[in-house]
This is a predicted structure of a 486-nucleotide part of an RNA (small-subunit ribosomal RNA, 3' major domain) from a Planctomycetota bacterium.
Context: one part of a larger RNA
């Protein structure tokens, strides 16, 4: 001085309570362990590993395994020799293929000099032998940079220079209000700075100017079966740039004549309007040597490198994370309504035709506020099921096919027609969440040939119920005690 007490004392926080939903039981999909295994590649490991790294494991990827090649080498630079050999397409033999032997008949590419256009020097580039060397997703994350997770967006870590102390250090940062905040006020031997906190920035809620096309259409007018389709307009909605707006600024009560609490007008917002970005000294020898860089070691016909297959997809089992359900606030069948975001050129594809359907055939039209994917879907109306393992549930499993690619046997989604399991709300136990939030409901995108996404980022539609309290749990901040810990 810190830690640390099942010491105290003040606060806080979906930390508990109230409340609304799940999760643990089912089938599935992931993930991880275990066991298997030639191989099941490798790393994460309470909280902070376990839909993680992986925003796409049929080959490839790929780091494993079997096998079959290679040895200056898939990849770089240097160097010394060789000889116009050379690379590309195309043949032969052998192969699984990489490679390995071989022919160069035909096609092509190849720089600079000189040229009688026949060809001669030359040596760039490439080929071949040798030599320095590469090469290693080998090993240490406890040798490290970077970068990250956590305590935590918690409110705190410290400095100067002063002053107390023998000194470690204290004081300032401590009292008393207050605050989401070490935020401010106020006392005060302290006075003052800094890193954080807020503020500045970004989206969103409300108005303005300024613009008016590809967007809008109120008022004229033309056309239409119908559309802003046309002339016209830029009011309006929007759409993106710039501004204004909210400061406890204004009133009443409280408060120390303070900070600031409380209520109230205005106001499109009120006391931080609401989300994001943005993470103080530090802590955990936390993570990562497999993103990448990078010290040591190891390794060098191999732990380098190519290639085909098979592997990462096994599967009695246990975990975690999520998906679909057990149904009538439903499930099915018709017709009908309203979004935001974000994507298209090796790309998004309309009308049309074919096909029950995945989907095929064409190919209008758009580098997109113009044209496509685009039917949003929960909703509304209308009909049927009548409580049943059911018109619930959809697993599993046959069979017939669509598509992506050189290929779907291991091991893709889809798509019909048939099967139609388990499941009647879930033990002990446990998660989220406080408002446009929970809960539901659909849409999109990155990865991407396709795709095992039910995932992960996002966008919008509907839209609650509780709680105004801190005794307990369980984290955390500040004072303060007690310690045989450091």
């Nucleotide at each position: 001085u810190g830690a640390c007490g099942g010491g105290g004392g003040c606060u806080c926080a979906c930390a508990c309570a109230a409340g609304c939903g799940g999760u643990g039981g089912a089938g599935c999909a992931u993930g991880u362990g275990g066991a298997u295994u030639a191989a099941u590649u490798c790393g994460a490991a309470g909280c902070a590993a376990c839909g993680c790294g992986a925003a796409g494991a049929a080959c490839c990827u790929u780091a494993c395994c079997u096998g079959g090649g290679u040895u200056u080498g898939a990849c770089a630079u240097g160097u010394a020799c060789g000889g116009a050999u050379g690379g590309g397409g195309u043949c032969c033999g052998u192969g699984a293929a990489a490679g390995c032997g071989g022919g160069u008949g035909c096609c092509u590419c190849u720089g600079c000099u000189c040229u009688u256009c026949g060809g001669a020097g030359u040596g760039a580039a490439a080929c071949g032998u040798g030599c320095a060397c590469a090469g290693g997703u080998g090993c240490u994350g406890c040798a490290u940079g970077g970068c990250u997770g956590u305590c935590g967006u918690c409110a705190g870590c410290u400095c100067g220079u002063g002053c107390g102390g023998u000194g470690a250090c204290g004081u300032g940062u401590u009292g008393g209000g207050u605050u989401a905040a070490g935020u401010c006020c106020u006392a005060u031997a302290a006075c003052g700075a800094g890193c954080g906190a807020a503020a500045c920035c970004c989206c969103u809620g409300u108005c303005g100017u300024u613009a008016g096309u590809u967007g809008c259409c109120a008022g004229c007018g033309c056309g239409u079966u119908a559309u802003g389709g046309c002339g016209g307009g830029c009011a309006c909605u929007c759409u993106a740039a710039c501004g204004g707006g909210a400061c406890u600024g204004c009133c009443g009560g409280c408060g120390u004549c303070a900070a600031g609490c409380c209520g109230g007008a205005g106001g499109a917002a009120g006391g931080c309007g609401g989300g994001g970005a943005c993470g103080a000294c530090g802590u955990c020898a936390a993570g990562u040597c497999a993103u990448c860089a990078u010290g040591g070691c190891c390794u060098u016909u191999a732990u380098g490198u190519c290639c085909a297959g098979g592997g990462c997809g096994u599967c009695a089992c246990a975990c975690g994370u999520g998906c679909u359900a057990c149904a009538a606030u439903g499930g099915c069948u018709a017709c009908u309504a309203c979004a935001a975001a974000g994507c298209g050129a090796u790309g998004c594809a309309a009308g049309a035709c074919c096909g029950u359907a995945a989907g095929g055939u064409g190919g209008a039209g758009c580098a997109a506020a113009u044209c496509g994917a685009u039917g949003a879907a929960a909703g509304g109306u209308a009909g049927c099921c009548u409580c049943a393992g059911u018109u619930c549930g959809g697993a599993u499993u046959g069979u017939g096919g669509u598509c992506u690619g050189c290929a779907a046997c291991c091991c893709g989604a889809c798509c019909a027609c048939a099967u139609g399991a388990a499941g009647c709300c879930g033990g002990a136990a446990u998660c989220g969440c406080u408002a446009g939030u929970a809960a539901u409901c659909g849409c999109g995108u990155a990865u991407c040939a396709g795709c095992c996404a039910c995932g992960a980022c996002g966008c919008g539609g509907u839209g609650a119920a509780u709680g105004u309290g801190u005794u307990c749990c369980u984290g955390a901040g500040c004072c303060u005690u007690g310690u045989a810990c450091a």

The sequence was found in a public genome assembly. Lineage of the source: Bacteria > Pseudomonadati > Planctomycetota. Its mean pLDDT, the model's own confidence on a scale to 100, is 82.